[in-house]
């Protein structure tokens, strides 16, 4: 150098042929409880790696870089 895959809440990770972004776990915060745990209940938390095309509308499509995993020279 080429390909292929990936990149979404602090962490794992869903989200499919475009139409208001979710889930478990941590964290907060109230219930229970003499306290803790555990259980349970509510809220918060995302410029969907970056810049640009395409479209009335892009996390989803195209096309450049960045970064990481495989492979192939």
């Nucleotide at each position: 150098g080429c390909g292929u895959c990936g990149u979404u809440a602090g962490c794992u990770c869903a989200g499919u042929u475009g139409g208001u972004a979710g889930a478990g776990c941590a964290g907060g915060a109230g219930a229970c409880u003499c306290u803790u745990a555990a259980u349970c209940u509510c809220a918060a938390g995302g410029u969907c790696g970056c810049a640009g095309g395409u479209u009335c509308g892009a996390u989803c499509c195209c096309u450049g870089c960045a970064c990481g995993a495989c492979g192939c020279a």
Molecule: transfer RNA
Organism: Patescibacteria group bacterium